[in-house]
RNA sequence: CCUCCUCAAUGCCAAACCAGGAGCAAUCCUGGGACGGAAAUCCACGGGUCCGUUCGAUAAGCGGAUAGCCGGGUUACCUGA
Numbered sequence: 001c002c003u004c005c006u007c008a009a010u011g012c013c014a015a016a017c018c019a020g021g022a023g024c025a026a027u028c029c030u031g032g033g034a035c036g037g038a039a040a041u042c043c044a045c046g047g048g049u050c051c052g053u054u055c056g057a058u059a060a061g062c063g064g065a066u067a068g069c070c071g072g073g074u075u076a077c078c079u080g081a
Stems, first nucleotide, its partner, number of pairs: 003081002012037002017032006035068001042073002045071003048066006
């Protein structure tokens, strides 16, 4: 330095739900709260799913969301091998 695994330790993040706020919506933000996570750090590149719009149409197009759906890229702590 790279890869794999994870006993231990230091810690870290935060599902559902509730309150307030933003948005047509999906959903997001703040606070509370913990289902879980060894990348549940970050990134919409590919796929999936969801929302909106357009359209004769459920198709196709266009825009948006989801990174805690999957793949991929990227950065990172400790211990052991």

This is a predicted structure of an 81-nucleotide RNA (c-di-GMP-I riboswitch aptamer) from a Syntrophaceae bacterium.
The source organism's lineage runs through Bacteria, Pseudomonadati, Syntrophia, Syntrophales and Syntrophaceae.
Its Rfam family is "c-di-GMP-I riboswitch aptamer". From the family's description: GEMM was predicted in a large-scale screen for bacterial structured RNA regulatory elements. Genes associated with GEMM are involved in a diverse array of functions, including chemotaxis regulation, signal transduction, secretion and chitin. Rfam links the family to the GO term cyclic-di-GMP binding.
Model confidence (mean pLDDT): 83 of 100.